[in-house]
RNA sequence: GCGGAUGGCUGGAUGGCCGCGCUCGGGGCCGCUUGGCUCUGGGUGAGGAAAGUCCGGGCACCACGCGGGCAGGGUGCCGGGUAACGCCCGGCGGGGGCAACCCCAGGGAAAGCGCCACAGAAAUCAGACCGCCGGGGCACGCUCCGGCAAGGGUGAAACGGCGAGGUAAGAGCUCACCGCGCCCCUGGCAACAGAGGCGGCAUGGCAAGCCCCACCCGGUGCAAGAUCAGAUAGGGGGAACCAGGGGCGGCCCCGCCGCUCCGGGGGCGGCCCGCGCCCCGUUUCCCGGGUGGAUCGCGUCAGGCGGCGGGCGACCGCCGUCGCAGAUGAAUGGCCAUCCAUGCCGCCCCGGCGGCGGGACAGAACCCGGCUUACAGGCCAUCCGCAGCG
RNA sequence: GGGCGCUUAGCUCAGCGGGAGAGCACUGCCUUCACACGGCAGGGGUCGCUGGUUCAAUCCCAGCAGCGCCCACCA
Repeated sequence: GCGGAUGGCUGGAUGGCCGCGCUCGGGGCCGCUUGGCUCUGGGUGAGGAAAGUCCGGGCACCACGCGGGCAGGGUGCCGGGUAACGCCCGGCGGGGGCAACCCCAGGGAAAGCGCCACAGAAAUCAGACCGCCGGGGCACGCUCCGGCAAGGGUGAAACGGCGAGGUAAGAGCUCACCGCGCCCCUGGCAACAGAGGCGGCAUGGCAAGCCCCACCCGGUGCAAGAUCAGAUAGGGGGAACCAGGGGCGGCCCCGCCGCUCCGGGGGCGGCCCGCGCCCCGUUUCCCGGGUGGAUCGCGUCAGGCGGCGGGCGACCGCCGUCGCAGAUGAAUGGCCAUCCAUGCCGCCCCGGCGGCGGGACAGAACCCGGCUUACAGGCCAUCCGCAGCG
Repeated sequence: GGGCGCUUAGCUCAGCGGGAGAGCACUGCCUUCACACGGCAGGGGUCGCUGGUUCAAUCCCAGCAGCGCCCACCA
């Protein structure tokens, strides 16, 4: 110098004028009760993703959602971090790259079920098309019987791989090495790695197919929910569940209705059971009635910044300091000037001048920790490869 | 703001791991004097897009895009 890898920061700056939301004050007028209108001053006002709503929590409610089971959903090497996680960190194993480094839904396929199209002889109880070998026949081209699975061919995948021995030809038939399984030892918290012995191969792939194992998860979401004001009819119909009896009263009796007692009945938000709780009819569906208001929840927290200490790291502990948007048709905008990068054109000429254009993605709505996705350009740090020079 | 569902031919839909299909529509031929109806034949597809799992994806998984539905309060 060229090419690359990783981590992090930034996301136009300054000034003027006009305008908007929130908040703290001051003045005037009206009402006079706390309020209303208007003028004016100060402070403050989007993001790294505010997004997708994909995970995890806080918070609120669900007649205590308290325990167990079933169903359903999720996660999945090991250890740690964290309030928690499917996130993060550090290892292990596998794969890619010359390397820095990157990627992996990475438990179980010898518990079971299912699937493996086409091609191929055969796709999981293996099997024999071309072939190889032995024997018989013969019209010498072939054919019949038997053995084999090394070679060819098919396929994504062919029942251990490769070499030697062996054989009629072959074959874990035998042996060495590798792979696989089992046992034991060493190191490590563990995943796992390494060494030794035994087995002669039995055990193809798919679990982002069902499933098995281990662990986790109650549901609904701030339109949760609370308070106040105002209005209206707690109106009508259907369905499901139940068990009735005694007393009193009303209507002349049977019977019906009302009240009360006993027995009980119904419900508790996926279902069942237990415990406990709630109601006296309960639950559910449909058709209706009224309003389109205010306040709280609502921003002080797993908070930011700085320092010190511990840890490889994620992160944790202590001390100091700061206060940092809060709307409800929804504020955070527009114009001008200068500068900053940047694209095009022209001129001089090899870095200056002039003109024009234009400033990434996007935008809070209960809050927080992550993930994912979108993003013009700029900056910083560390590392790798190649080439040249010293 | 929050919750949920669906994208397959021009339209309406089925298919749910191994051939992309049905009805209507479209094109050509036959039939008719001509049209409709009817008969025969045919064309037309990025299965919304991008990755992953698998030998193989419309189907399974993840992300993105588009479209649609529901949820106010009071008695």